[in-house]
RNA sequence: ACCUUAUCCAGAGUGGCUGAGGGAACGGCCCGAUGACGCCACGGCAACCUGCUGCGCAAGGUGCCAAUUCCGGCGGAAACGCGAGAUGAGGA
Repeated sequence: ACCUUAUCCAGAGUGGCUGAGGGAACGGCCCGAUGACGCCACGGCAACCUGCUGCGCAAGGUGCCAAUUCCGGCGGAAACGCGAGAUGAGGA
């Protein structure tokens, strides 16, 4: 990188270093020198997998902590389905 499957309108940030980009791509709209993005430390959310005394807990493995996946594409009157993406678990 590929395939399958579940979830995605809830929730959760401070400090230090650095210094101009960032929010997947494209368009929009935003965030950003009152310091974004990234890295580190500590903290937190959540409960997919493991674990356990199992309608739960939060110890371990991931994940996450601006904005509904920030908004959008296709079908449908709508409900909803499909597509793209993210994360977990499994597979080849």
A computed fold for a 92-nucleotide RNA, annotated as SAM riboswitch aptamer (S box leader). Its Rfam family is "SAM riboswitch aptamer (S box leader)". Gene Ontology term of the family: regulation of gene expression. Model confidence (mean pLDDT): 84 of 100.